[in-house]
RNA sequence: GCCUGCCUUUGGGGGUUGGUGAAAUUCCACAUCGGCGGUAAAGUCCGCGAGCCUUUGGGCCGAACAGGUGAGAUUCCUGUACCGACGGUUACAGUCCGGAUGAGAAAAGACAAAU
Numbered sequence: 001g002c003c004u005g006c007c008u009u010u011g012g013g014g015g016u017u018g019g020u021g022a023a024a025u026u027c028c029a030c031a032u033c034g035g036c037g038g039u040a041a042a043g044u045c046c047g048c049g050a051g052c053c054u055u056u057g058g059g060c061c062g063a064a065c066a067g068g069u070g071a072g073a074u075u076c077c078u079g080u081a082c083c084g085a086c087g088g089u090u091a092c093a094g095u096c097c098g099g100a101u102g103a104g105a106a107a108a109g110a111c112a113a114a115u
Stems, first nucleotide, its partner, number of pairs: 001115001004112002007109004015030001017029003031095002033084002035048004043082002051060003064080005086098003
């Protein structure tokens, strides 16, 4: 250093804005957020987790284009867009409350054995 085993820790962000209204942090306007691995640095590519359903085998599961640089970018730069589980709610929720002091892709580290 690599492989295997085991353990520990870490492991999701965001409206105290304005308008209408009897009522909305849910509508409208504006603002704002972006899990993990891969790859030229990614919410929108590929895969995974989460979430939902289930006959527990499994199934479902959102969204981006144009131009520029470059050997290489749907990842960078410029411009303009778009997307977001379930339950709750005096009124429809990515941003409020709840399951959740949860779970988890995975990351880092310690130890043991073998090479």